[in-house]
Molecule: Bacterial RNase P class A
Organism: Usitatibacter sp.
RNA sequence: GAAGCAAGCCAGGCGAUCGCUGUGCCACUUACGUUGCACAGAGGAAAGUCGGGACUCCAUAGGGCAGCGUAGCGGGUAACUCCCGUCCGCCGUGAGGCGAGGAUCAGAGCUACAGAGACGAGCCGGUUAAGUCCGGGUGAAACGGGCAAUCUCUACGCGGAGCAACACCAAAUAGGCAGACGUCGACGUGGCCCACCGAGUCUGCGGGUAGGUGGCUCGAGGCGCGCGGCAACGCGCGUCCCAGAGGAAUGAUCGUCAUAGCCCGCAAGGGCCGUAACAGAAUCCCGCUUAUCGGCUUGCUUCACUU
Numbered sequence: 001g002a003a004g005c006a007a008g009c010c011a012g013g014c015g016a017u018c019g020c021u022g023u024g025c026c027a028c029u030u031a032c033g034u035u036g037c038a039c040a041g042a043g044g045a046a047a048g049u050c051g052g053g054a055c056u057c058c059a060u061a062g063g064g065c066a067g068c069g070u071a072g073c074g075g076g077u078a079a080c081u082c083c084c085g086u087c088c089g090c091c092g093u094g095a096g097g098c099g100a101g102g103a104u105c106a107g108a109g110c111u112a113c114a115g116a117g118a119c120g121a122g123c124c125g126g127u128u129a130a131g132u133c134c135g136g137g138u139g140a141a142a143c144g145g146g147c148a149a150u151c152u153c154u155a156c157g158c159g160g161a162g163c164a165a166c167a168c169c170a171a172a173u174a175g176g177c178a179g180a181c182g183u184c185g186a187c188g189u190g191g192c193c194c195a196c197c198g199a200g201u202c203u204g205c206g207g208g209u210a211g212g213u214g215g216c217u218c219g220a221g222g223c224g225c226g227c228g229g230c231a232a233c234g235c236g237c238g239u240c241c242c243a244g245a246g247g248a249a250u251g252a253u254c255g256u257c258a259u260a261g262c263c264c265g266c267a268a269g270g271g272c273c274g275u276a277a278c279a280g281a282a283u284c285c286c287g288c289u290u291a292u293c294g295g296c297u298u299g300c301u302u303c304a305c306u307u
Base pairs, nucleotide, nucleotide: 001303002302003301004300005299006298007297008296009295010294012257013256014255015254016253017252018251020041021040022039023038024037025036027034028033043278047289048288050287051286052285053284054283055162056161057160058159067158068157069156070155071154072086073085074084075083076082087101088099089098090097091096102153103152107151108150109147110146111145123136124135125134126133166214167213168212169211176205177204178203179202180201181200188196221240222239223238224237225236226235227234228233258275261272262271263270264269
C1' cells in the first nucleotide's frame, strides 16, 4: 500500500419565529377551563411480535396425562431458544465463521444411485460325508453398519389469557326490583276549578352501555469512578430524572456552519443542491431477528514492497 476479519460508536450542529403535547408556577374563573412564563418532548432499530420476564385477572396456579420446547461441558442472568468461556466437528492460507453437538446392546421406521439381492436373511460360483469350507462384482453399508431437524427413550423447562389485562366513577334510552298514587278516574292540562280523555303515573334502588379517571411510567434505570472475574457479569460509592399521547403531540419556515453528491478549475479555491438511509413510542423491561444513506474509532490477518 492492497484485500479482508472482529468489536464498538454516530445518525447533522447552533440560533430565530410560529404551532402541538405534558409538567410546574403566577393571574383570572363557581367550575370546566383560559392567558403568561419556565422546563421537557421518538429509535438504534420505536419494526417483526419470535424467545423470556415484571404486572393484572382467572382458584391459592399444587400433582398427573397429553402437547410444545430445549440438549457437549462449565458459567452469567429475574428469566430465556439469549450471552460468555471452553472441547469437538466442518469451512477458510489466515484473522475468524458456522454447528438442535444426549441416547441406535428398549422398540419401531427409513437407508437414494448402483446392484440378482438393502436389513428378513439369503444369492451366485466352486467344494464337502454334511449350510462342510473357500471366494464373490456393485455400493456409504452385503450382516456389520448409518440416520434421532423420523417416531421413540432419557434429563430439564412450560397452567391459561393478556394494559382492548384489570380497578373505580357513571349519562340518555330500554329492561329489572321496591314503594306511593290510580277505573271511587291518576297523568295529560301551563296558577286554580270545571269539562274532555281513559290506564297508567311518580319516586327510590340496582346491573350494564356511551363517556371519564386510574393502571402510566423511578426502572432487573442512565452516567462516572473503584474493586472482583479471561469474559458474559457482579458488588460498592457518587451523581442524574430522561416522552407519556389517547383517532393518538413530538411539526413547519428562515439564517448560519459542517458532511455527502454534482459542476468549474493544473492547483489553491469557487458555485449548485438543501440534510439525504431504514424508519414513527402506545403498560414496561431483557434479548433475538429483519431493514438501513454516509461515516468514525480500536484490535487483528493475508499478500506485495521498502528499511